[in-house]
The prediction has a mean pLDDT of 82. This is a predicted structure of a 1422-nucleotide RNA (small-subunit ribosomal RNA) from an uncultured prokaryote. The sequence is in RNAcentral, with records from ENA.
RNA sequence: CAGAACGAACGCUGGCGGCGUGGCUAAGACAUGCAAGUCGAACGGACUAUAUUGAAGAGUAAUCGGAUAUAUAGUUAGUGGCGAAAGGGCGAGGAAUAAAUAGGUAACGUACCCUGAACUUUGGGAUAGCGUCUCGAAAGAGGCAGUAAUACUGUAUAAUAUCUUCGACCUCAAGGUUGAUGAUCAAAGAUUUAUCGGUUUAGGAGCGGCCUAUUUCCCAUCAGCUUGUUGGUAAGGUAAUGGCUUACCAAGGCAUCGACGGGUAUCGGGACUGAGAGGUUGACCCGACGCAUCGGAACUGAGACACUGUCCGGACCUCCACGGAGGGCUGCAGUAACGAAUAUUGCACAAUGGGCGAAAGCCUGAUGCAGCAACGCCGCGUGUAGGAUGAAGCUCCUUGGAGUGUAAACUACUGUCAGGGGUUAGAAAGUGCGCUUAGGCGCAUUGAUCACCCCCAGAGGAAGUCACGGCUAACUUCGUGCCAGCAGCCGCGGUAAUACGAAGGUGGCGAGCGUUGUUCGGAAGUAUUGGGCUUAAAGAGCACGUAGGCGGAUCAGAAAGUGUCUUGUGCAAACUUGAGGCUUAACUUCAAGCUUGCCAUUGAUACUGUUAUUCUUGAGUGUGGCAGAGGUUGGUGGAAUUCCUGGUGUAGCGGUGGAAUGCGCAGAUAUCAGGAAGAACACCGGUGGCGAAGGCGACCAACUGGGCCGUUACUGACGCUGAGGCGCGAAAGCUAGGGUAGCGAACGGGAUUAGAUACCCCGGUAGUCCUAGCCGUAAACGAUGGAUGCUAGACGUGUAUCGACCCCCCCUGUGUCGCAGUUAACGCAUUAAGCAUCCCGCCUGGGGAGUACGAUCGCAAGAUUGAAACUCAAAGGAAUUGACGGGGGCCCGCACAAGCGGUGGAGCAUGUGGUUUAAUUCGACGCAACGCGAAGAACCUUACCUAGGCUUGAACUGCAGGGAAAAACCGGCGAAAUAGAGUUCUUCGGGUCGUUCCUGUGAAGGUGCUGCAUGGCUGUCGUCAGCUCGUGUCGUGAGAUGUUGGGUUAAGUCCCGCAACGAGCGCAACCUUUGCCGUUAGUUGCCAUCAGGUCAAGCUGGGCACUCUAACGGGACUGCCCCGGAAAUCGGGGAGGAGGGUGGGGAUGACGUCAAGUCCUCAUGUCCUUUAUGUCUAGGGCUACACACGUGCUACAAUGGGCGAUACAAAGGGCUGCGAUGCCGCGAGGUGGAGCCAAUCCCAAAAAAUCGUCCUCAGUUCGGAUUGCAGUCUGCAACUCGACUGCAUGAAGGUGGAAUCGCUAGUAAUCGCGGAUCAGCAUGCCGCGGUGAAACGUUCCCGGGCAUUGUACACACCGCCCGUCACGCCAUGGGAGUCGGUAGCACCCGAAGCCGGUGGCCCAAUCCUGCUUGCAGGAGGG
Repeated sequence: CAGAACGAACGCUGGCGGCGUGGCUAAGACAUGCAAGUCGAACGGACUAUAUUGAAGAGUAAUCGGAUAUAUAGUUAGUGGCGAAAGGGCGAGGAAUAAAUAGGUAACGUACCCUGAACUUUGGGAUAGCGUCUCGAAAGAGGCAGUAAUACUGUAUAAUAUCUUCGACCUCAAGGUUGAUGAUCAAAGAUUUAUCGGUUUAGGAGCGGCCUAUUUCCCAUCAGCUUGUUGGUAAGGUAAUGGCUUACCAAGGCAUCGACGGGUAUCGGGACUGAGAGGUUGACCCGACGCAUCGGAACUGAGACACUGUCCGGACCUCCACGGAGGGCUGCAGUAACGAAUAUUGCACAAUGGGCGAAAGCCUGAUGCAGCAACGCCGCGUGUAGGAUGAAGCUCCUUGGAGUGUAAACUACUGUCAGGGGUUAGAAAGUGCGCUUAGGCGCAUUGAUCACCCCCAGAGGAAGUCACGGCUAACUUCGUGCCAGCAGCCGCGGUAAUACGAAGGUGGCGAGCGUUGUUCGGAAGUAUUGGGCUUAAAGAGCACGUAGGCGGAUCAGAAAGUGUCUUGUGCAAACUUGAGGCUUAACUUCAAGCUUGCCAUUGAUACUGUUAUUCUUGAGUGUGGCAGAGGUUGGUGGAAUUCCUGGUGUAGCGGUGGAAUGCGCAGAUAUCAGGAAGAACACCGGUGGCGAAGGCGACCAACUGGGCCGUUACUGACGCUGAGGCGCGAAAGCUAGGGUAGCGAACGGGAUUAGAUACCCCGGUAGUCCUAGCCGUAAACGAUGGAUGCUAGACGUGUAUCGACCCCCCCUGUGUCGCAGUUAACGCAUUAAGCAUCCCGCCUGGGGAGUACGAUCGCAAGAUUGAAACUCAAAGGAAUUGACGGGGGCCCGCACAAGCGGUGGAGCAUGUGGUUUAAUUCGACGCAACGCGAAGAACCUUACCUAGGCUUGAACUGCAGGGAAAAACCGGCGAAAUAGAGUUCUUCGGGUCGUUCCUGUGAAGGUGCUGCAUGGCUGUCGUCAGCUCGUGUCGUGAGAUGUUGGGUUAAGUCCCGCAACGAGCGCAACCUUUGCCGUUAGUUGCCAUCAGGUCAAGCUGGGCACUCUAACGGGACUGCCCCGGAAAUCGGGGAGGAGGGUGGGGAUGACGUCAAGUCCUCAUGUCCUUUAUGUCUAGGGCUACACACGUGCUACAAUGGGCGAUACAAAGGGCUGCGAUGCCGCGAGGUGGAGCCAAUCCCAAAAAAUCGUCCUCAGUUCGGAUUGCAGUCUGCAACUCGACUGCAUGAAGGUGGAAUCGCUAGUAAUCGCGGAUCAGCAUGCCGCGGUGAAACGUUCCCGGGCAUUGUACACACCGCCCGUCACGCCAUGGGAGUCGGUAGCACCCGAAGCCGGUGGCCCAAUCCUGCUUGCAGGAGGG
């Protein structure tokens, strides 16, 4: 990370329907409307309508008029009744006054409803409304008059109601049931006359109150809390128990099974996840609780301390005439605010339900519906069939093609949904009226909102989103170039990105798809199921011991745990299963299961617990012995050291890597004698002993702890472990007092060093020692808690026992090895890290940090306990392969040493750097660039610069169209560059091929970039001896073994051994050359013999013997002998031999390393360029020159130089060539041209050497640079810029600092010769021969090989990595303080309200008294 889920949000997109869901934030504030009324069949009125009545009055009358009254129908402000405590909302508070589950109430209540019983007598006085007056802005208030009731109230009667007294029965109980006596208490009427209502009482149902048990989050860095607190007595209070309240009495109560305190939080049914156990959660629905602007309080009532009641206080808001008054959406809508974010100021009471009512009915933002939102779940559609070796477009491409793709077009169909039109169920039950045989029937009427179905039309209106490096299904191109960006983790991007962006393609899901957030899972990653602690994090330093946990054998009882039978409960919904209903599904209905729990109960008794009995094996005691540095105290001893005194004695001592400081002629060190002091106890002495650990070491004595062995007498489970607790606890350190010889932090001095606050040296204070106390920690380690039991052995050692002694056996300690087993491995392994049981301690990534804060302890130092923010993607263990080491071992190499000769100093040559320049073309840079590419830059080369030209081009090649006649030669411009060619046929018109020009097209060209895109080639480690594989075996694995070991070699060469056996690439050999011999062959080579011949000469005949040439063979193999060695390889010596132990040289270069070198040899991807970065031409440059370096040449001289004379090679080259004899020139050279295509001729003279002579140690007869003049040669051309010659000139240089190079035998050194390149040019390079030395060890430097060891390295020591500082940023701690919150204590003020008391005032009923009969007083009430 992949899974599932969500009241979600965001991005892109969006066809339909069903069912659900929708302010998670500000219990913050709210405009507006609605959300609780109803009853006229409780009451008096008022009003309206109709009917009847018809007064006063008017009129002659009819009549008008309409008062009054009555009736009917309706409306309803007020009184009254019921409701308003339900329903609806929200989750602030609350950790218990809550919830869940199970109980109790013999400690209680109950309106409406149901059932039973009994009753409903008779009086009275008020008061709203209304009227009138007054006050006020309003809200509202007050006075007067007067009125009704199912309002209020007196009286009668009444019980199985209540109370008192006396009994009976029951009960664990303060109680319950019941009998008798006495006392007390009730009512309301209404009407359509059939009912409804009222009162008392008993019961029921439902609903509540209270009590109990169990369970319910985090923090112990909250450990002690509590005074009405805990209990009692009495009283009060309540429906009721109770410190609920008060008085008095007692001093209790709670708590490590977590009180008290702090933080957080509604709880449950359930929901999500998970295999489960669990973890997380408490939206919607159901139950419970709590709340209603914040706080307090009571009233009314059956019920409230009351969401849309009252009072008071606070905050806020509104109105106001400033005096006052009003308000509470956490009801439904809605508003602004907040926020990532959440809907309509809708319709209807038709249904369901609720309130009131007798009912009709009214009310009901409960509810039923609709609207908005893909927010979720579910269903459907966006067409179906045919249709090409396959259109176009797009993409890729090896240019052939491939993909998109039957996809489209096209043809034929279908008709869901949306659209238009139409028909018609059901949700309706009731209610009213009428009839009735009383069962019902008939008629009328009630729908806010919504389905199925039929017709029309026509593929028409309906697809996106994310991903495509691995995990993880799905790949290419272009763009970009550590940029832009991506990213869940690993990571991607620095010019070929399947990882960024785009496109094409592909994969997934699909009206959705992604992202973000959160939860569970994966995670056995807090582990009950189900983990660990030697070394990874983790065993307390060690013991004793409290609580707790666990605990031997036997028998009996009881039945707490534990099984079992059964009852109740565990609401409904949800979940699971089986059915049913919507076309299906979601959804929903029915049934069953589930609800793993709790209470009660029946019976069981194996196990655990419990009670009682018994036992001895666990444990302990007794008794007889044994060993010991076990502990404490006191005493004693010798050696050593230092100091003091004296003697001897003289110049040093001491110390070190080497020195110095220091001590010493004032006599040290050394030595002798005597004395003093303190500390520690040599040898014995030992992976020996003792102790719980720390620790304990001279000897003696006293006191004392533990262990072991024997014996088996006694007790009888008395045991194990052990949170807290208590004790011990190295060194250092602290306090007080002693002591102080030696040693010795700090400190001083001397050295070392870049420095040296160190290591070394000379001194030296605390301390080390003792007494008393503190500290309480260590790598306090076996990095391994304690106890018990079990599980192969082998070899040591201590003690005990046995025994004359040795040996053996056994017990208990202490060690080493080792099997099974175990472990990540290393390892452990009867002294477990094995197999089990019990108990304790501890761990949960690294850093921050054992830090901060708090607390406890401490004199202090500090100790114990012990976080977080932040930060990283690791930190860590064990083992493996390499690499590395100023690790050790073995061994090689001109690696060093021993030698010889150089370089570094001089001059010159050459290359490079640097500088300069128009250009000084480019590349190569430690070894492994620098006489390198370059085996040869005057032009060319040439790539560079300047200038002048060309543009299909200097060179290659195809197609199409059009055109042309010239060239040589001569002349002109120019520095030069600056077009050309013909063949063939002919009917002479022309055609064909070719050349060439112009235009177009495809294409050329590039020494332009990238050697870090590449091939090829090359260098290097290194001609070092290594590098690997197959099979097998071992290991969880990386890997190992083989390849290591013992020998040996130049060698992983060979032999032996061996869990290895074999094999490959390397080594060696095969190839070549050289050294000896033979065979064959005999010219151009050779000449011994024979002959000829010359001044001489194989010159000639002849010959092929020899040399030589060049082909084939032989030869060398440790084959033979001796010695060494276990043996074998092998080594040493010897013989023979031309050669002796791979004879010398060459070619030959394993797996790999260095992103080594080369895109400028060649080839090549990508990029760049195309009137130029291509190409042509002239001139210049690559040759510059304060300087630095590399490689060389020549020298500095006498082992030499000059001159003269005289010898001896090898290997090469030669026709555009080598060029002889001759002649000319001092010479370079010229002339000339014999010979030679070469074992024939030529280059060609070899030079050092040798002989003779001069020079005689000097800047020279050394050295030759430089310069002048004169020449030669090559070449189109020697100015920049060639080589050589002659004459003249005659510089530096007298053997070279630090440093450094080559070489081990025909080598170094020295001497010349040839060749490639080349017109010419060589001190370079590649070859050849001549002369021809010295040295022989492995300590060190360098490089390499093998095995081993350590490692924190793996880009591999040029590694890794630590700390400070500087600058910026972040988080956290401290901080003089300051501000706010919360809690506590003390005190002050104190609203409303309730209870009590008191004063004033007021009063209709009822009662009493009085009298002046309607007044007064009292009781009583307010």